The RNA shown here (FMN riboswitch aptamer (RFN element)) has 145 nucleotides and comes from Rhizobium cauense.
It was read from a public genome assembly, where an Rfam model found it.
Rfam family: FMN riboswitch aptamer (RFN element). Rfam's curators write: The RFN element is a highly conserved domain that is found frequently in the 5'-untranslated regions of prokaryotic mRNAs that encode for flavin mononucleotide (FMN) biosynthesis and transport proteins.
Of the family's consensus pairs, 100% are formed in the model.
Model confidence (mean pLDDT): 78 of 100.
RNA sequence: UCAUGUUCUCAGGGCGGGGUGUAACUCCCCACCGGCGGUAUCGAGGCAACUCGGAGCCCGCGAGCGCUUUCGUGAAAGCGAAGGGUCAGCAGAUCCGGUGAGAUGCCGGAGCCGACGGUCAUAGUCCGGAUGGAAGAGAGCAACG
Repeated sequence: UCAUGUUCUCAGGGCGGGGUGUAACUCCCCACCGGCGGUAUCGAGGCAACUCGGAGCCCGCGAGCGCUUUCGUGAAAGCGAAGGGUCAGCAGAUCCGGUGAGAUGCCGGAGCCGACGGUCAUAGUCCGGAUGGAAGAGAGCAACG
């Protein structure tokens, strides 16, 4: 240093102004926000080797909903509890011009997207499950290689 095991810690941002209306942070106009890993023609540092950072819409992952299994309850429908993830259904969304050997990533421009439940009125931004869970990140420890 790598691999393995284990413990601990951490791990999501955003409605400001105007309009309509009995009522809207939910509609309309203007605004605002972008989890984790990968990729890298960009940026910073270094003599160099190299190090660090760099995509909401490229590849993958996570949470949520759905689905499903077992148990309980019930006449049934259903409800409750615990589980599954090689079930992947919802699970979203990008183009044009430029540079270049090479760009959906850089530069310029114009677009687009955002679980479920709640609500005097339709929510990415409010409230709730959630003082939860988790992709993963960091640190410590162990024995052996």